[in-house]
Predicted 3D model of a 1236-nucleotide part of an RNA (large-subunit ribosomal RNA, half B) from a Thermoguttaceae bacterium.

Context: one part of a larger RNA
RNA sequence: CGCUGGUUAAGGAACUCUGCAAAAUGGCCCCGUAAGUUCGCGAUAAGGGGCGCCGUUGGCCUUGAAUAGGGGCCGACGGCCACAGUAAAUCGGCAACAGCAACUGUUUAUCAAAAACACAGGACCGUGCGAACACGCAAGUGGAAGUAUACGGUCUGACGCCUGCCCGGUGCCGGUAAGUUAAGGAAGGAGGUUAUCGCAAGAGAAGCUUCCGACCGAAGCUCCGGUAAACGGCGGCUCUAACCUUGAGAGUCCUAAGGUAGCGAAGUUCCUUGUCGGGCAAGUUCCGACCUGCAUGAAAGGCGUAAUGACUGUUGCACUGUCUCAACCAGCGACCCGGUGAAAUUGUAGUCGUGGUGAAGAUGCCACGUACCCGCAGUAAGACGGAAAGACCCCGUGAACCUUUACUGUAGGCUGAAAUUGGUCUGAGACCUGUUUUGUGUAGGAUAGGCGGGAGGCGAUGAACCCGGAGCGUCAGCUUCGGCGGAGCCAACCUUGAAAUACCGCCCUGAACAUGUUUUAGCUCUAACGACGAUUCCCUUGAAUCAGGGCGUCGGACAUUUUCAGUCGGGCAGUUUGACUGGGGCGGUCUCCUCCCAAAGAGUAACGGAGGAGUCCAAAGGUCGCCUCAGCCUGUUUGGCAAUCAGGCAUAGAGCGUAAUGGUAGAAGGCGGCUUGACUGCGAGACCUAUAAGUCGAGCAGAAACGAAAGUUGGGCAUAGUGAUCCGGUGGUUCCGUAUGGCAGGGCCAUCGCUCAUCAGAUAAAAGGUACUCCGGGGAUAACAGGCUUAUCGCUCCCGAGCGUCCACAGCGGCGGAGCGGUUUGGCACCUCGAUGUCGGCUCAUCGCAUCCUGGGGGUGGAGGAGCUCCCAAGGGUUUGGCUGUUCGCCAAUUAAAGCGGUACGGGAGCUGGGUUCAGACCGUCGUGAGACAGGUCGGUCCCUAUCUGCUGCGGGCGUUCGAAAUUUGAGGAGGUAUCUCUUUAGUACGAAAGGACUUAGAGGUACGCGGCUCUGGCGUUCCAGUUGUCAAGCCUUUGGCACGGCUGGGUAACUAACCGCGGAUCGGAUAAACGCUGAAAGCAUAUAAGCGUGAAGUCAUCUCCGAGAUUAGAUUUCGUGAACGCAAGUUGAAAGUCCCCGUCGAGACUAGGCGGUUGAUAGGCCGGAUGUGUAAGCGCAGUAAUGCGUUAAGCUAACCGGUACUAACGGACGAACGUUUGAUCGCGUCGAUCG
Repeated sequence: CGCUGGUUAAGGAACUCUGCAAAAUGGCCCCGUAAGUUCGCGAUAAGGGGCGCCGUUGGCCUUGAAUAGGGGCCGACGGCCACAGUAAAUCGGCAACAGCAACUGUUUAUCAAAAACACAGGACCGUGCGAACACGCAAGUGGAAGUAUACGGUCUGACGCCUGCCCGGUGCCGGUAAGUUAAGGAAGGAGGUUAUCGCAAGAGAAGCUUCCGACCGAAGCUCCGGUAAACGGCGGCUCUAACCUUGAGAGUCCUAAGGUAGCGAAGUUCCUUGUCGGGCAAGUUCCGACCUGCAUGAAAGGCGUAAUGACUGUUGCACUGUCUCAACCAGCGACCCGGUGAAAUUGUAGUCGUGGUGAAGAUGCCACGUACCCGCAGUAAGACGGAAAGACCCCGUGAACCUUUACUGUAGGCUGAAAUUGGUCUGAGACCUGUUUUGUGUAGGAUAGGCGGGAGGCGAUGAACCCGGAGCGUCAGCUUCGGCGGAGCCAACCUUGAAAUACCGCCCUGAACAUGUUUUAGCUCUAACGACGAUUCCCUUGAAUCAGGGCGUCGGACAUUUUCAGUCGGGCAGUUUGACUGGGGCGGUCUCCUCCCAAAGAGUAACGGAGGAGUCCAAAGGUCGCCUCAGCCUGUUUGGCAAUCAGGCAUAGAGCGUAAUGGUAGAAGGCGGCUUGACUGCGAGACCUAUAAGUCGAGCAGAAACGAAAGUUGGGCAUAGUGAUCCGGUGGUUCCGUAUGGCAGGGCCAUCGCUCAUCAGAUAAAAGGUACUCCGGGGAUAACAGGCUUAUCGCUCCCGAGCGUCCACAGCGGCGGAGCGGUUUGGCACCUCGAUGUCGGCUCAUCGCAUCCUGGGGGUGGAGGAGCUCCCAAGGGUUUGGCUGUUCGCCAAUUAAAGCGGUACGGGAGCUGGGUUCAGACCGUCGUGAGACAGGUCGGUCCCUAUCUGCUGCGGGCGUUCGAAAUUUGAGGAGGUAUCUCUUUAGUACGAAAGGACUUAGAGGUACGCGGCUCUGGCGUUCCAGUUGUCAAGCCUUUGGCACGGCUGGGUAACUAACCGCGGAUCGGAUAAACGCUGAAAGCAUAUAAGCGUGAAGUCAUCUCCGAGAUUAGAUUUCGUGAACGCAAGUUGAAAGUCCCCGUCGAGACUAGGCGGUUGAUAGGCCGGAUGUGUAAGCGCAGUAAUGCGUUAAGCUAACCGGUACUAACGGACGAACGUUUGAUCGCGUCGAUCG
């Protein structure tokens, strides 16, 4: 020092994010119990009282044969003791107001227990049983041995009151006339081949083959409706009432509809600590309101709500060491000894401070300073300490999951075709054949289908006429059947393109009928196929709900299954989702042209500064010829500044399609004529250049235009007007042609198809989320901190416009200017991403001064007092609370004052963890969604035994030149340094008054510090006493053990504060600002130049402490000395003294230190006393007993005081002259030896 416990004066939440933790409450019986309420609760509400032991006695239950005895319950009365009777242990703190969730439950095993999940209840949707749905390839199984009061899915979430408007979008459901639409079917057509024909060109049957394909052809989609307790959505502007404000109201625009009830600064409100009220001394929280709802709102339910909650917020009572402010005690660690004995870490280490430097924060570099060598205990400031190849950020043509109206697929669903797959019938369609019919332009007797034949035809096998029915119809009639009737009716003629239905034949349009083929719809049949016979069918078979068969029933060519096809299809899968970028994202950009930058060759970057292009023109091209502009001046009808005209000036100030630059009047500009060179095949040589591209180009050949000709012309005054390759189309072609001939197909030439604009173009075809995340990397790149910078920020100065009645400067100071600082916000991206932990608080500080207080001064628009302003000054000091995570800030109350900054926004190997910043969850907003939000909200693992440096302490060694013991000096260092109030001077100076001093003297405080334990207290783990439960000592008594020392009441010593005492002084030295004396330079003046003074809490001393390792090792005093042997080296003995050792200590981690060691009171014991407790045991007496009284203010009494050798302080070791100075002598004389 830590951990686990115990106690604590006074105060009592002042602590803190938060009463966290602790304390308190606690059992049983009785009394009593509020609001609210779903009438059950709330409720052990709250708040009170009792409880032990002894005796007497009543009632009841039970055991028992019993009115015996035992066990138990409910009482009544009387008594006894204590501080205390659930005496220990066990054992709810309570209340109030809100939020959320109804509740009991469930959950992230291992950081989240919640408001999340679930829930009963509500609603919607689906499902008729072989159910829907789920699992499965299937068989099969669950659902369910259930059957719509059932089951599945979704949403909501008890209960109460309710649940508004919108169907435009998306989804779902229904409808289906029309449109669109697959496989399949299919009329027809085209190509290739070629028997044949043809001199050739070419044509070309059948077959084979390739291709196209009318038409038939479902769902789906389009379309039409419905549906919101489906996904979802639910406006803006302007004006308006006789104060103002507000706006019932009006207008207008838009919409599918414009948010109703309720609630509302909310778990939702940014601004915001909204405003008001309450509570508090003070309230960013809380409660109640208001409504300006950034961005409430009705089953992703709205609003209430009793009860419930290890939920969240606020408050009160009780209670307390949470705190003011800490103290003591116990145990276990730490420490020491003995034993045993790890770990991470580690480039090598002989491992200081400061300033500087430096890859920008140095033990190691430079400079200065400091520093004898080595340990032990501590502490954590540093070693950008350890641990984990940073989880944030960025990057990777990394990964994984998740989402969706990304892309591409796919399971599966739906639908169609074909097969499994058969029969009858009916309806409908198409087709073939046959029969029967139909046919009106006008003209015309009339309803003339076409063509051909044709001059006759039909008629008792019944003509005309008439009646009735049927069909068609252009409403005129036509056809046909039946009846009557009994002999005629038509044709040729007129009209017409066409002449008779007079007659015959072939055919067309439409219709009807019949046979057949085919398609389709529907009924039906049974034999495929399927299902069933669990209130019990039969057999194989002894059992069997299995299997097969039989029998029976139901369904039935449907369904099922297979293949093909269309459609739906994040259910599932594979992937994509650009780069640049003063981090990334958002924004912007990405190719080409012109200019500047660009530094007089070319070239040259930036998210530097400015603009353009993604064309246009059949003339705006070619050629030949001609002409000259803009502007201004003068003149001239309308006519003006500008219209046209004339003259003049005018080097270009114009024009040149389009931007800019260059160019250009001897044209590239303007006008006209004729024209197509806006040609074909080429191209010496150059420019540019990584490549690929791009550019210029004389000249040659061919064929042209213009010009008399020379000549010019391969588009445009030049520089933009663009796209590689693959793939494919079209035209051409003397190319290739899978045995051969052809073909198909390809090549070559020409040409076409890309905002492939991310423009050297990854694919024909591609968006998002990740806080559930992961991997590889980066200090190549952000967030913190440092560094550089200092725009911003802070401060100072200069100037002096103006304010200040007057007056620039008492106090202010426009517009401007010059600096300093390195606290803000930034810029840069230099160390650190194989990790430099981030806000605030606590604790501990240290420095600067631009000074908050205190001290000294100048000025004042200073009367005094109180102020303002400036100068000096860093010694000391610089409060406690309410709110909030806050720093900050606001507020309350104090104060002399409640300073500003730096120190990695000081300090997490010191603490905390409220905030921020992982995983859970809610709200608002955004998003289709996954999800997201410097928006809010509830919850949410803080590791490290210290090697080195540093620091605080404590030792050992050696040194300090003989060995010791003491006493000191003080170089140097550290500490301390504060301030207020009152009284007096004095109600004086001053002042009209109100008010009200400087100064002097004195007193008392606050905070801080040092020391102490007499007092006041605390503690006092056994000093005394009381007492509960239980066990033991055989029993009674008594005593002991355990239960936190069991609990409780007291308490000695020691320690301790809240208790007690003391301290800051005073007097000097030198100074700061400031104020002076004398005094020149400068006959004056001047505090200054020489000289001399005054002058501050500051400075140096004075005060306290450390201090000679002050290696410069000091001084003084005292004690012990030079013995013996030896040539010498040295050996032996031994002094003063010291150490070991022993007894110990109010000393102490160990060591050290103090005392003592028999000539002794050092410790223990013993004796006496003090102190504390409070009257022991035993005995006696009283009482039935509990118990009381007496002996007895007894007994006991730790650490205290005094004494006393009874016990223990036994016994060992170490321990001193090297040298220096001076004089003399000698020698081989920079020296050495000897002697004094």
Rfam family: Bacterial large subunit ribosomal RNA.